Predicted 3D model of a 73-nucleotide RNA (transfer RNA) from a Spirochaetales bacterium. Model confidence (mean pLDDT): 82 of 100. Lineage of the source: Bacteria > Pseudomonadati > Spirochaetota > Spirochaetia > Spirochaetales. Rfam family: tRNA. Rfam classes the family as a transfer RNA. Its family is annotated with triplet codon-amino acid adaptor activity in the Gene Ontology.
RNA sequence: GGGCGAUUAACUCAGCGGCUAGAGUGCUGCCUUCACACGGCAGAAGUCACUGGUUCGAGUCCAGUAUCGCCCA
Numbered sequence: 001g002g003g004c005g006a007u008u009a010a011c012u013c014a015g016c017g018g019c020u021a022g023a024g025u026g027c028u029g030c031c032u033u034c035a036c037a038c039g040g041c042a043g044a045a046g047u048c049a050c051u052g053g054u055u056c057g058a059g060u061c062c063a064g065u066a067u068c069g070c071c072c073a
Stems, first nucleotide, its partner, number of pairs: 001072007010025004018056001027043005049065005
């Protein structure tokens, strides 16, 4: 330098162009306990990496940028 893939909650990941973006773990509160852990209930936490474009409508499609990984040279 070229090709491919990934980027969504603190972490690991889902999410056939159509409601208000979800799960597990973690976190907070309550219940339970003498106390802790386990367990149960409830809750908070997201500019979907960034900038544009397509579309009635984009996390999803397209282009570019950035970061990371793999392959080729």